[in-house]
Context: one part of a larger RNA
Molecule: large-subunit ribosomal RNA, domain II
Organism: Dehalococcoidia bacterium
């Protein structure tokens, strides 16, 4: 891992509630026990104790259809005035109890362990071989005598190096190993706080411990083993057949609450109920409001000027005053800003009436039953963040959730559409019609060179279309060419020098067809190129500066084109712009069939009309099998039962049947009851391969 077999809403209890159903009914019912039959399970009939209902109201005493507070015959409050109850059975739900299954980490209790380890007591055991050479002795030198000094002797060391032995500090094999810790090499201790053997000791809230939280029988921050024990699990998982109706929540308050609860909200069932209802479009009429907008009258923010009170300078200076290139409030003019401003103010929505119209169901109250109480993403109006985020937190639609189909290459939330079933039939949505690929290489009329299309800014720029606005022009413009661009003058000042051209001031006047006291380049300063502006040559348009459409640059990323789905497309197969026409979905519609629901008919079997039948959680119906149990089939079976293999056939499904093979002894049907009653998942529990 696969097959197979077992695996999960039970039982008890009149303890509460509710629906079905069925006895009695202002009553209702017996418990325990007994008596009577029956081998017995049981069954009849005793038994009225007690319960429950029939009256409440008060803490109570107690009164009563009233009662209680209360002086109170004021008022309130509960209750009467209207609805039957109770006793079985079955079903929903809740309660106690392990209470659908399985899962702890853990807590206690009361035993078992110190043959492993830890550490302690007795009591034996072991330490190859080598090197060092402390004390202290002796002898000799030495000293006044010690001290000291040699030389020999001496054998001391948690003393050296190195095996037995201890150990385990790097490597590399091992890593389903040889081994649940080895093996090789290399290391470290190796007379010591050494190592080891036997046999005690010391126990879990405990013990030992040169201490790691190390050890305590291959896992120990509290050992194992049985017990309480089916602890607890507001948590994960799992929880088995069919159809068929309807079908949701992620939301508010609260909550030692926040991945759990109660209430509410939304669902479903069943009862009653109302109405030309109810929901829902539009349309008429009435109404609430303070958004978006504006707006500055209030609250405040904020700019410029004017004015002016104050202050601050400065004159005076005993007071009074005068003055001001400062500063300013208030006032006034302008032009302004605000979620917590408004003397204005929508559009939608919202609320009522009516009046059309659509749609089929809604609507309200009692009742039994749930689930939900993480909610995603889009559009839009906001807050919060960076006018960040597949952010995040509100509204409000609408889809996902709980929705398949078509379409966006693939793509829950996006566009289109809600899938009862069948069909080799039409017709449509979005979104498409060169080829992959169903339908147009469709018409016209523009744009677009960039493969823009088929990524993205801010800024750049005689792409290009197209419209404007305003000069110049055959009395010759624009661009090129040729030719001139001078005189007073080197204006002044300033400088070392400043001659048009470093800087300052002034920009005049003459000759002219024209020519600035000079547009740039250049010199130290002149010079010297060149503009301006003037004629010539040429002979038709230039010059400036706006809009609007489509392009361009900007423009770099890691595997390989690769930011059109490819292919490839260029008066398109790109874009705008008008039209025709087809393709396309499970939409719609034709034809057949099922079921539900109202309705009309019914010789009650049913027919016909209309209309709905995505669906998680959940609510409700209705069936199917399976085991055993009772009835009843003079039921079936060795002439072949159940099992099994395997073909046809029947029912909308769960399922049923028939035939053949295998099997070789027990098995149905039909009503009714009764449950260990239907497996694919639980890292399910057992076995097989």
């Nucleotide at each position: 891992g696969c097959c197979g077999g077992c695996g999960a809403g039970u039982u008890a209890c009149u303890c509460c509630u509710c629906a079905g159903u069925g006895g009695c009914a202002a009553g209702g019912c017996u418990a325990a026990g007994g008596u009577u039959g029956g081998u017995g399970a049981c069954a009849a009939c005793c038994g009225g104790a007690g319960c429950c209902g029939g009256a409440g109201c008060g803490a109570a005493a107690g009164c009563g259809a009233g009662u209680c507070c209360g002086a109170a015959u004021a008022g309130g409050g509960c209750g009467u005035c209207a609805c039957a109850g109770u006793c079985g059975c079955u079903g929903g739900g809740g309660g106690u109890a392990g209470g659908c299954c399985c899962g702890a980490a853990a807590c206690c209790g009361c035993g078992u362990g110190a043959u492993c380890u830890a550490c302690c007591c007795a009591u034996g055991g072991c330490c190859a071989g080598g090197c060092u050479g402390a004390a202290g002795g002796u002898c000799c030198g030495g000293u006044a005598a010690c001290a000291c000094g040699g030389a020999c002797u001496g054998g001391a060391g948690g003393g050296c190096c190195g095996a037995a032995c201890c150990u385990g500090c790097g490597g590399a094999u091992g890593u389903u190993g040889c081994a649940a810790a080895a093996u090789c090499u290399u290391g470290g201790g190796a007379u010591g706080a050494g190592c080891u053997g036997u046999g005690g000791g010391u126990a879990g809230g405990g013990g030992u411990g040169a201490a790691a939280u190390g050890c305590c029988a291959a896992g120990c921050g509290a050992a194992c083993g049985c017990g309480g024990a089916g602890a607890u699990a507001g948590c994960u998982g799992g929880u088995u057949c069919u159809c068929c109706c309807c079908g949701a929540a992620a939301u508010g308050c609260c909550u030692u609450u926040a991945g759990g609860g109660g209430c509410a909200g939304c669902g479903u069932c069943g009862g009653a109920g109302a109405a030309u209802a109810c929901c829902u479009g539009c349309g008429c009429u009435g109404g609430a409001g303070g958004u978006a907008g504006a707006g500055c009258u209030c609250u405040g923010a904020a700019u410029g000027g004017g004015c002016u009170a104050a202050g601050g300078g400065g004159c005076u200076a005993a007071c009074c005053g005068c003055u001001u290139a400062c500063u300013g409030a208030a006032c006034c003019c302008a032009a302004u800003c605000a979620a917590a401003c408004u003397g204005c103010g929508a559009a939608u929505g919202c609320c009522a009436g009516c009046g059309c119209g659509g749609a089929c169901u809604g609507c309200u109250c009692c009742g039994g039953c749930a689930g939900u109480g993480a909610g995603a993403c889009a559009g839009u109006g906001g807050g919060g963040g960076c006018u960040a985020a597949g952010c995040u937190u509100c509204a409000u639609u609408g889809u996902c959730a709980a929705a398949a189909g078509g379409g966006a290459a693939a793509c829950a939330g996006c566009c289109c559409a809600g899938a009862c079933c069948g069909c080799c039939a039409g017709u449509u949505a979005a979104g498409g019609c060169c080829c992959c690929a169903a339908a147009g290489u469709g018409a016209c009329g523009g744009c677009u060179a960039a493969g823009u299309g088929u990524c993205a800014a801010a800024g750049g720029a005689u792409g290009u279309c197209a419209u404007g606005u305003c000069g110049c022009u055959c009395a010759g413009a624009c661009a090129a060419c040729c030719a001139g661009g001078a005189g007073g003058u080197u204006g002044g000042c300033u400088u070392a020098g400043a001659a048009g051209c470093a800087g300052c001031c002034a920009c005049c006047c003459u000759u002219u067809a024209a020519a600035g006291a000079g547009u740039g380049c250049g010199u130290a300063a002149c010079a010297g190129c060149u503009c301006a502006c003037u004629g010539g040559u040429c002979g038709a348009g230039u010059a400036a500066c706006g809009u609007g459409g489509c392009g361009c640059c900007g423009a770099c990323a890691a595997u390989g084109u690769a930011c059109c789905g490819g292919g490839g497309c260029u008066c398109a197969a790109g874009c705008c712009g008008u039209c025709c026409g087809c393709c396309g979905a499970a939409g719609c519609u034709g034809c057949g069939g099922a079921u539900c629901c109202g309705g009309u008919c019914u010789u009650c079997g049913g027919a016909c009309c209309g209309g709905g039948u995505g669906g998680u959680a959940g609510g409700g119906g209705a069936g199917c099998g399976u085991u055993c149990c009772g009835u009843u089939c003079g039921g079936c079976u060795g002439u072949g039962a159940a099992g099994u293999c395997g073909u046809u056939c029947c029912g909308u499904a769960a399922g049923g049947a028939a035939c053949g093979g295998u099997g070789g002894a027990g098995c149905g049907a039909a009503c009714g009851g009764a449950a260990g009653a239907g497996c694919g998942a639980a890292u399910g529990c057992c076995g097989g391969c």